Predicted 3D model of an 84-nucleotide RNA (c-di-GMP-I riboswitch aptamer) from a soil metagenome.
[in-house]
C1' cells in the first nucleotide's frame, strides 16, 4: 500500500469434542483481514475452578490468575507483490 497480480487468513451461527468459566480443537460456514503470520514482553480486556473473606446457609455475594483473549491496542521476528 494500488480499480494490480497470484494466493493467504477465517468473524458469527450451528455440530462435535475439551474445559469450573473465559475459551480452545476440528467440521460448516465468510463478517471480515494487507501481516487477521508467530511470541503474553507492556498496557488493556474476560473468566473465578480452586483459596480467602462475608453471610440471608445459597443453585449466594464480594475479592483474587498460576487461566483466556495476538481478531483490544503498542511491542518484538517473520513473510507475497511491486504502481503512486
Nucleotide at each position: 500500500g494500488a480499480c494490480a497480480a497470484a494466493g493467504g487468513c477465517a468473524a458469527a451461527c450451528c455440530c462435535g469434542g475439551c474445559g469450573a468459566a473465559a475459551g480452545c480443537c476440528g467440521g460448516c460456514g465468510a463478517c471480515g483481514c494487507a501481516a487477521a503470520g508467530c511470541u503474553c514482553c507492556g498496557a488493556g480486556g474476560c473468566u473465578a475452578c480452586c483459596g480467602c473473606g462475608c453471610c440471608c446457609u445459597a443453585u449466594g455475594c464480594g475479592c483474587c490468575a498460576g487461566g483466556c483473549c495476538a481478531g483490544u491496542c503498542g511491542a518484538g521476528c517473520u513473510g507475497c507483490c511491486g504502481a503512486a
Background
Its mean pLDDT, the model's own confidence on a scale to 100, is 87.